RNA sequence: UGAGGCUGCCGGGUAAUCGCCUUUUGCUUGUUCAGAAGGAGGAAAGUCCGAACACCUACCGGUUCCGUGCUUCCUAACAGGAAGGGUCCGCCUCAUGGCGGAUACAGACAGUGCCACAGAAAAUAUACCGCCCCGGCUUGCCGGGGUAAGGGUGAAAUGGUGGGGUAAGAGCCCACCGCGCUUUAGGCGACUAAAGCGGCAGGGUAAACCUCACGGGGUGCAAGGCCAAGCAGGCAGUAUGCACCACCGGUUGCUAUGCUGCCGGGUAGGCCGCUUGAGGUGCCGGGUGACCGGCAUCCCAGAUAAAUGAUUACCACCCUUAUUCCAUAAGGGCACAGAAUUCGGCUUACAGGCAGUCUCAAUUU
Numbered sequence: 001u002g003a004g005g006c007u008g009c010c011g012g013g014u015a016a017u018c019g020c021c022u023u024u025u026g027c028u029u030g031u032u033c034a035g036a037a038g039g040a041g042g043a044a045a046g047u048c049c050g051a052a053c054a055c056c057u058a059c060c061g062g063u064u065c066c067g068u069g070c071u072u073c074c075u076a077a078c079a080g081g082a083a084g085g086g087u088c089c090g091c092c093u094c095a096u097g098g099c100g101g102a103u104a105c106a107g108a109c110a111g112u113g114c115c116a117c118a119g120a121a122a123a124u125a126u127a128c129c130g131c132c133c134c135g136g137c138u139u140g141c142c143g144g145g146g147u148a149a150g151g152g153u154g155a156a157a158u159g160g161u162g163g164g165g166u167a168a169g170a171g172c173c174c175a176c177c178g179c180g181c182u183u184u185a186g187g188c189g190a191c192u193a194a195a196g197c198g199g200c201a202g203g204g205u206a207a208a209c210c211u212c213a214c215g216g217g218g219u220g221c222a223a224g225g226c227c228a229a230g231c232a233g234g235c236a237g238u239a240u241g242c243a244c245c246a247c248c249g250g251u252u253g254c255u256a257u258g259c260u261g262c263c264g265g266g267u268a269g270g271c272c273g274c275u276u277g278a279g280g281u282g283c284c285g286g287g288u289g290a291c292c293g294g295c296a297u298c299c300c301a302g303a304u305a306a307a308u309g310a311u312u313a314c315c316a317c318c319c320u321u322a323u324u325c326c327a328u329a330a331g332g333g334c335a336c337a338g339a340a341u342u343c344g345g346c347u348u349a350c351a352g353g354c355a356g357u358c359u360c361a362a363u364u365u
Base pairs, nucleotide, nucleotide: 001361002360003359004358005357006356007355008354009353010352012315013314014313015312016311017310018309020039021038022037023036024035025034026033027030041336045347046346048345049344050343051342052341053220054219055218056217065216066215067214068213069212070084071083072082073081074080085105086103087102088101089100090099091098092097106211107210111209112208113205114204115203128151129150130147131146132145133144134143135142136141137140159177160176161175162174163173164172178200179198180197181196182195183194184193185192186191224272225271226270227269233263234262235261236260237259238258241254242253243252244250245249279298280297281296282295283294284293285292286291317333318332319331320330321329322328323327
């Protein structure tokens, strides 16, 4: 210098014109006029986790079921995050070690189950080839025994290397490595280091059942609350209808298809919930960090078929072409996407740009 990975940040600007939504002020009172102010995102997305809030289930405990699973911390909470530990991989280094990446990483001497094919044997172990010893005879085979070093099968075969030892072998014995236990030291802890002891515990699988620890009621703002046309219903009243009487009258009775008033539930519709909140910004302080505390300051969308837009000009950025370079001109491009109760995360999409870090390549010193 270039390319790539990861992390963090930004993700067009100015002006004019015409519109939309909300709030507010004015008056000539209009959802309709005029003025002023405000009006999408880093993911508003997927709706995958965790909460707030609301309603439902009387309360408490247990079982079943589901989830999480190295440690400590952060947090309202989490399956999220931070800092560490272990294991594995890559690079560098003689080495100790360093750097980078990945990691659902509790328990397989509590119990049960499973392990295809191949293979002698896949777990109460066992012996196909081979090696060794003994016996037999038809002299290269058979029988009996030992062995697990070597070969073979398999994803996986009962510690590894070297030496001693032996008929051949074998932790049979020894040294180192590995493993287990104990003690000591360091660390809050996961864990690490050292020393001593033990020839070695006896395969794998728990995103198989299971064990242990911790956690978990359900439905979601279409939650839920309030007001309430019209239609239908209920109650009361009412005659001009009918009946009665002493008949152009009546202080009588009956009825209700009409009319009037009221009532309950409640549809359309409207209002609340609704945006001041685990809130933003700045400074100071604490912490390795996630994050926390103090002070000051700010109010920053609330639509409901769903507003937040469009056009033009100039500028910024990128690409292409032309002119000898600088530069200018012309043409083109400028992502993903779009609130709907609200937060904390995760995941996914994203033209272009900035910063940091790591890896690789080339060049120079």